Predicted 3D model of a 390-nucleotide part of an RNA (large-subunit ribosomal RNA, domain III) from a Trueperaceae bacterium. The coordinates come from a structure-prediction model, not an experiment, and the mean pLDDT is 81. Taxonomically the source falls in Trueperaceae (Bacteria, Thermotogati, Deinococci, Trueperales). Its Rfam family is "Bacterial large subunit ribosomal RNA".
[in-house]
Context: one part of a larger RNA
RNA sequence: GAGUAACGAUAAACAGGGUGAGAAUCCCUGUCGCCGUAAGCCUAAGGAUUCCUGAGGAAGGUUCGUCCGCUCAGGGUUAGGCGGGACCUAAGGCGAGGCCGAAAGGCGUAGUCGAUGGACAGCAGGUUAAUAUUCCUGCCCCGCUUUCGUGGAGUGAUGGAGUGACGCAUUAGGAUAGGCCAACCGGAGCUAUGGCUAUGCCCGGCGGUCUGUGAAGCCUGGGAGGAUAGGCAAAUCCGCCUCCCGUGUAGGUGACGCAGGUCGGGAAGGCCCUACGGGGCUGAUAACUGGUUGAAUCCACGGUGCCAAGAAAACCUUCUAAACGUUGAAGCGAGAGCGCCCGUACCAAAACCGACACAGGUGGGCGAGUGUAAAAGCACUAAGGCGCGC
Numbered sequence: 001g002a003g004u005a006a007c008g009a010u011a012a013a014c015a016g017g018g019u020g021a022g023a024a025u026c027c028c029u030g031u032c033g034c035c036g037u038a039a040g041c042c043u044a045a046g047g048a049u050u051c052c053u054g055a056g057g058a059a060g061g062u063u064c065g066u067c068c069g070c071u072c073a074g075g076g077u078u079a080g081g082c083g084g085g086a087c088c089u090a091a092g093g094c095g096a097g098g099c100c101g102a103a104a105g106g107c108g109u110a111g112u113c114g115a116u117g118g119a120c121a122g123c124a125g126g127u128u129a130a131u132a133u134u135c136c137u138g139c140c141c142c143g144c145u146u147u148c149g150u151g152g153a154g155u156g157a158u159g160g161a162g163u164g165a166c167g168c169a170u171u172a173g174g175a176u177a178g179g180c181c182a183a184c185c186g187g188a189g190c191u192a193u194g195g196c197u198a199u200g201c202c203c204g205g206c207g208g209u210c211u212g213u214g215a216a217g218c219c220u221g222g223g224a225g226g227a228u229a230g231g232c233a234a235a236u237c238c239g240c241c242u243c244c245c246g247u248g249u250a251g252g253u254g255a256c257g258c259a260g261g262u263c264g265g266g267a268a269g270g271c272c273c274u275a276c277g278g279g280g281c282u283g284a285u286a287a288c289u290g291g292u293u294g295a296a297u298c299c300a301c302g303g304u305g306c307c308a309a310g311a312a313a314a315c316c317u318u319c320u321a322a323a324c325g326u327u328g329a330a331g332c333g334a335g336a337g338c339g340c341c342c343g344u345a346c347c348a349a350a351a352c353c354g355a356c357a358c359a360g361g362u363g364g365g366c367g368a369g370u371g372u373a374a375a376a377g378c379a380c381u382a383a384g385g386c387g388c389g390c
Stems, first nucleotide, its partner, number of pairs: 013031006032387004040366004046347002050345001051075006060068002080141002082343004087118002092113003098107003122139005142339009154324002159319004167306005173299003178293005184205004189201002206264009217253004221245006230238002265288001269282005307310001352361002368381005
């Protein structure tokens, strides 16, 4: 320079009350304003206690501060079923032997790791200041061990076979989630300023599970015999050959609906208590129904078309080998017992990446209403969240 510029989105504040030494800034209430395919909700990564409670007021907070993601202290994350591991493999990594190389080391077989993929048994409600598919309640399920019973000849893999198993575009059907309406059902109450005493106003009209049953569709040939030259051994399996029956009233699967049982939830309003955060009682033996719209979700591995021809392995099914088994295998039923390790708080932007409480960046899911030709557009709003720390 200069007590100058600036104090970080032009979404916006105002009043009353409280606390306190002290209040534009903290708390409560009311009014106003802003977002609303978000500026709401859930989550992956990342962060690592920032979560909750009590206390504080030096520094951090672009002002203030009684307040805070700050300081101090205490508390908080509960799992057989959620996610990961004790399962599988992809790209890729490592790599016994091996090959190569002055050395260091490089490559690579068997193998072993490696999810962003495959496989795999839990839903609803309640509860805490802070966790919950984890605690509790109700109903249900998976695996292993063992006992008893039943059963009466097979069981059985690191091996064979099937399946798993997949593109892009476009598209039909049946459902449900969600939405809307109701003169129907159930509710405490209300009648304002001219009218209305109701067919008005206001609020609510759900969910889990078990049993039975229905169902749009979708998928599928079944049986017998043979050759034994294929599937690195074997095979009753697969493949191959022959014959018989058969395209649906068959078998399987199947979202969802309905009926019955059972369990849960259940508003507005009113009253009471309050450590002012909230809680209790009532409403309530609440009602829990009809219509309409309707998905990008489910049935589903659907159909059709096209050429560029669209992972693997395990699980699963089946076949035998070794081995085990009539001194009783598998399977089935009942009872008892067992069920390990890691994550789980909180943030998703003032808590991550940007030196900052930074107008930037950050994968996935949900994402309501009215109007409109209209999707996730636009405008205004719901739930919810904010008014961007002079």